[in-house]
Context: one part of a larger RNA
RNA sequence: CUAGGCGUAAAGCGCACAUAGACUGUUUUUUAAGUUGAAAUUUAAAGUAGGGAGCUUAACUUCUAAAUUGGUUUUCAAUACUAAUAAACUAGAGUAAGUAUAAAGGAUAGUGGAAUUUUUAAUAAAGAGUUGAAAUUCGUCGACAUUAGAAGGAAGGCCAAUGGCGAAGGCAACUAUCUAGUUCUUAACUGACGUUGUUGUGCGAAAGCAUGGGUAGCAAACAGGAUUAGAUACCCUGGUAGUCCAUGCUGUCAACGAUGAGUGUUAAAUAUUGGAGUUUUUUCAGUGUUACAGCUAACGCAUUAAACACUCCGCCUGGGGAAUACGGCCGCAAGGUUAAAACUC
Numbered sequence: 001c002u003a004g005g006c007g008u009a010a011a012g013c014g015c016a017c018a019u020a021g022a023c024u025g026u027u028u029u030u031u032a033a034g035u036u037g038a039a040a041u042u043u044a045a046a047g048u049a050g051g052g053a054g055c056u057u058a059a060c061u062u063c064u065a066a067a068u069u070g071g072u073u074u075u076c077a078a079u080a081c082u083a084a085u086a087a088a089c090u091a092g093a094g095u096a097a098g099u100a101u102a103a104a105g106g107a108u109a110g111u112g113g114a115a116u117u118u119u120u121a122a123u124a125a126a127g128a129g130u131u132g133a134a135a136u137u138c139g140u141c142g143a144c145a146u147u148a149g150a151a152g153g154a155a156g157g158c159c160a161a162u163g164g165c166g167a168a169g170g171c172a173a174c175u176a177u178c179u180a181g182u183u184c185u186u187a188a189c190u191g192a193c194g195u196u197g198u199u200g201u202g203c204g205a206a207a208g209c210a211u212g213g214g215u216a217g218c219a220a221a222c223a224g225g226a227u228u229a230g231a232u233a234c235c236c237u238g239g240u241a242g243u244c245c246a247u248g249c250u251g252u253c254a255a256c257g258a259u260g261a262g263u264g265u266u267a268a269a270u271a272u273u274g275g276a277g278u279u280u281u282u283u284c285a286g287u288g289u290u291a292c293a294g295c296u297a298a299c300g301c302a303u304u305a306a307a308c309a310c311u312c313c314g315c316c317u318g319g320g321g322a323a324u325a326c327g328g329c330c331g332c333a334a335g336g337u338u339a340a341a342a343c344u345c
Base pairs, nucleotide, nucleotide: 003317004316005315006314007299008298012313014203015202016201017200021196022195023194025089026088027087028086030084031083033082034081035078036077037076038075039074040073041071042070050064051063052062053061054060092193093190094189095188096186097185098184100183105179106178107177108176109175110174111173117151118150119149120148121147122146123145127138128137164171165170208249209248210247211246212245213244217243218242222238223237224236225235260312261311262310263309264308265307268290269289270288271287272286273285274284275283276282294301295300318345319344320343327338328337329336330335
C1' cells in the first nucleotide's frame, strides 16, 4: 500500500461558512465519449502441450495443425447504465402567505431591588473576630452590635425544570431599540437551484498579553499566625496582579455525547417543550427515560443508533523517546501549529 477500523482499546478537526474536487431526484429526445459485441490487424523463432516422421530404442532431430489469459489501431453494430445534448416534471432544496409561533439566541442603551464593603451621624460600653483548639488581627482616638443616611463596584435570590435558545464556545433581574435563526399550517411560486468539502475565511471557555479606565467582594504571588519531626501545604488573619469595562492580540481545554456532516429504511411504551387540529382517537418539530429486532469483546447503543444502507470529508497503524528536536508558518511575549530520527522495551 491493501485491508481493517475510529463511544470506552490507537483514531471524529472545538465549531461553522464556503472554493476546487467527489457524489447527486423523476420522465422523454438525440449523440455514442466511457461501456458491450463482431470483424480485420498483431501476439518473432525456439520452448511448452496434441498428432505424426527419422536415427535399432530413448534422449535428440524434424513435420504438422493448434494454443498464446491479451495488446494496438481501424471498421461495423448495440444503447441498459454513466456522460453529453434538448425539453418537461415536482416528492429534494428554496421562496411566499398565515402582519402565525415559543425562547437565558446576539448587540447597544437605560432602570430598579436584596446583599457585602467603606463612610457620616446617633444609641450604648468592652470586648469583637476566628478555630478542632488557638494565635496573628480589629477595639476606650469607642470596635462588635443596633438605627438612619451616603458612596461605589460586582453579581443577578425565588420563578427553575429531566425545561428553553444557539453551529460550537456559550446564554438567566427588568425595560426599550436594532438584529440572526428555528418550528408549525397552507400548498401559491421557482424548478434539482442539492450533499459533502483538501486549501481558505470567520467564530471560538478560562487563563494570559498590550493600552487606557475601574476595583465592592473574592483572590494566584507575597507577608504573618497556627499545625507539624519538617509544612515552601491543607486551617486562620491580611493581601497585589487578576476577576469588571473599552479596544486589540492569543487560538488553546476532559473545546465530551470522549460518538464528523447529510439522506433514506427499521417494533413499541412512557414523560415533557413548542405548533396544527379536535367531541375522542391524532399529527409535525424538539428534549428525556425504558425497551424489541439488530449490533457490540463486553459495558452498553437501540427512530436523538453504536441497527440496516449510500455519499463526501477528517483521522489511526505497538509502548517509550515525543504535547519533543530541527526547519517552516503564526504570535508583542507566553507560546501555538505542522512534525521526525537515533536509541530502547

Predicted 3D model of a 345-nucleotide part of an RNA (small-subunit ribosomal RNA, central domain) from an uncultured bacterium. The RNAcentral record of the full RNA draws on ENA and SILVA. Its mean pLDDT, the model's own confidence on a scale to 100, is 84. It matches the Rfam family "Bacterial small subunit ribosomal RNA".